[in-house]
Transfer RNA from a Propionibacteriaceae bacterium, 71 nucleotides, folded computationally. Its mean pLDDT, the model's own confidence on a scale to 100, is 82. Rfam family: tRNA. It was read from a public genome assembly.

RNA sequence: GCGGAUGUAGUUCAACGGCAGAACAGCAGCUUCCCAAGCUGCCAGUGCGGGUUCGAUUCCCGUCAUCCGCU
Numbered sequence: 001g002c003g004g005a006u007g008u009a010g011u012u013c014a015a016c017g018g019c020a021g022a023a024c025a026g027c028a029g030c031u032u033c034c035c036a037a038g039c040u041g042c043c044a045g046u047g048c049g050g051g052u053u054c055g056a057u058u059c060c061c062g063u064c065a066u067c068c069g070c071u
């Protein structure tokens, strides 16, 4: 330099173009003599910039980061 893959919550991962979810973690409450475990609730997110569309995490373009391959 060329090609490809991935990028979503603090972490690991889902998500037919139509309300963005789960688990773990964190916080609060319940329970317990206390701790742990358990139960309930809360917090928290689509890498960035454009385009298409009535509507984009999803499709297209660019860009950034990480990884893989080629040279």
Stems, first nucleotide, its partner, number of pairs: 001070007010024004018054001026042005047063005